Predicted 3D model of a 349-nucleotide part of an RNA (small-subunit ribosomal RNA, central domain) from Snodgrassella alvi. The prediction has a mean pLDDT of 90. The organism belongs to Snodgrassella, within Bacteria. Rfam family: Bacterial small subunit ribosomal RNA. The full RNA is in RNAcentral, with records from ENA and SILVA.
[in-house]
Context: one part of a larger RNA
């Protein structure tokens, strides 16, 4: 010397669950596999080194001896890793009370609204827009009033408030069902962690059968603006949005911050539990689990981050290595198809 890194420069798989496989809490015996001594044998000669010799020196040749990190055998040691036994509760799990949730799935159901239909009332405009036109209306529109259909979506409460591994979830109600989180104890006894490949999950959009269709709207028609206007704006409108079932598997799938666990001032708010004091509250103190906002020490090119670290550690995974071509070509796997994963090179700066 035995590599630096991954918030924003290139980097953390979207999310999970989990075989192999890495690593592993305390205490005591035992083993000796790794580890460590020590002997004994071997590690051909030349070569290198060291200490002589021979050529007049020196290259050179030459005798000894040393080296030979290393294999095996063998006799030991037991810290410390490994194996085995036997034992503990501090990891991690079960059982009890107690609570919060938009946390999944299925059925019901309730108003407001928009549109749609029928009818009364009524009479010239309505709608649009910067201004208009296109549109709708004397066959009665728009406005109003009553009934009626259907679809989709849940105002207010609503909150850097809550719940989920992520994706994400929100009128109300009933059944199913998953996780949490707190108190105290009693139990199991290391049952962990983290995980290549696998397997499950994953907003929209697109995809296939077959339903539905109120609004909204790619595409696509017109009316406008424009030099033009294959847009912005307006009138209209189909796929699609929606339901069932099956596929896609990708997003700035983001905290652009992998899990998991230790330590390392604080001060403010707020969500769920617990606990204590009293002056019994719209109160104090304090504990936990979570969410946010400053912030010591420290990190950090800066920004900034800071007990929920990007601060000091350990343990696995995972990815990174100059732009450019390229997340492209070929193959190879999926998939109906879109495409998706996986993934160079030439050349070129």
């Nucleotide at each position: 010397c035995u590599g630096g890194g991954c918030g924003u420069a290139a980097a953390g798989c979207g999310a999970g669950c989990g075989c192999a496989g890495a690593c592993g809490g305390u205490u005591a015996a035992u083993u000796a596999a790794g580890u460590c001594a020590g002997a004994u044998g071997u590690g051909a000669a030349a070569u290198c080194c060291c200490c002589g010799a021979g050529c007049u020196c020196a290259a050179c040749u030459u005798g000894g001896g040393a080296c030979g990190u290393g294999c095996a055998u063998u006799u030991g040691a037991a810290a410390c890793u490994g194996g085995u036994u036997a034992a503990c509760u501090a990891g991690a799990g079960u059982g009890u009370g107690u609570c919060a949730g938009a946390g999944g799935g299925a059925g019901g159901u309730a108003g407001a609204a928009u549109u749609c239909c029928a009818c009364g009332u009524g009479u010239a405009g309505c709608a649009g827009u910067g201004a208009a036109a296109u549109g709708c209306g004397u066959a009665g529109a728009g406005a109003u009033g009553u009934g009626g259909a259907g679809g989709a979506a849940u105002a207010c409460c609503g909150a850097u408030g809550g719940c989920g591994a992520a994706g994400g979830c929100a009128g109300c109600c009933u059944c199913c069902u998953g996780g949490g989180a707190u108190a105290a104890c009693a139990c199991u006894g290391a049952c962990g962690u983290u995980c290549a490949u696998g397997c499950u999950c994953g907003a929209a959009a697109g995809c296939g059968u077959g339903g539905g269709u109120a609004g909204c709207a790619a595409a696509c028609a017109g009316g406008a603006u424009u030099a033009g206007a294959u847009a912005c704006c307006c009138u209209g409108g189909u796929a699609g949005u929606c339901c069932a079932c099956g596929c896609c598997c990708u997003a700035a799938a983001c905290g652009a911050u992998g899990a998991c666990a230790a330590u390392u001032a604080g001060c403010u708010g707020u969500u769920g539990g617990g606990a204590c004091a009293c002056u019994a509250g719209a109160u104090g103190u304090u504990u936990u689990a979570g969410u946010a906002g400053c912030g010591a020490a420290g990190c950090u090119a800066a920004c900034g981050c800071g007990u929920g670290a990007a601060a000091u550690u350990g343990u696995c995974c995972g990815c990174c290595u100059g732009g450019g071509g390229a997340g492209u070509a070929c193959g190879g796997u999926c998939g109906c198809a879109a495409g998706a994963u996986u993934a160079a090179a030439a050349c070129u700066c």